[in-house]
Molecule: Glycine riboswitch aptamer
Organism: Ramlibacter pinisoli
RNA sequence: UGUCGCCUGGCUGGAGAGAGGCGCCCGCGAACGGCGCCCACCGAAGGAGCAAACCCCGCCGACGCGGGGUGAAUCUCUCAGGUAAAGCGGACAGCUGGGGUAGC
Numbered sequence: 001u002g003u004c005g006c007c008u009g010g011c012u013g014g015a016g017a018g019a020g021g022c023g024c025c026c027g028c029g030a031a032c033g034g035c036g037c038c039c040a041c042c043g044a045a046g047g048a049g050c051a052a053a054c055c056c057c058g059c060c061g062a063c064g065c066g067g068g069g070u071g072a073a074u075c076u077c078u079c080a081g082g083u084a085a086a087g088c089g090g091a092c093a094g095c096u097g098g099g100g101u102a103g104c
Base pairs, nucleotide, nucleotide: 001103006099007098008097009096010095011094012093013092018039020038021037022036023035024034025033040083041082042081046079047077048076049075053070054069055068056067057066058065059064
């Protein structure tokens, strides 16, 4: 110095699914909000699982077969989280700033 890949800050965009039922608290209230239980759902905080491929071991003359390991996601699971609007959160994306490995 350090484009891309890596870490991180700011701004912007950002989906899905019950204003569910019952009980309690607050309250003038059957509103709003909170808590607990039950049922129904969603997948894009987080978390978990795995395909090909590659590697190792054993068997076989060979082709192959069996076992194990590494191994991705917006796929799968639904633990967690979430399910009117608003608000919060939000994988990911665009713009922008900082740091920085390899390399030079």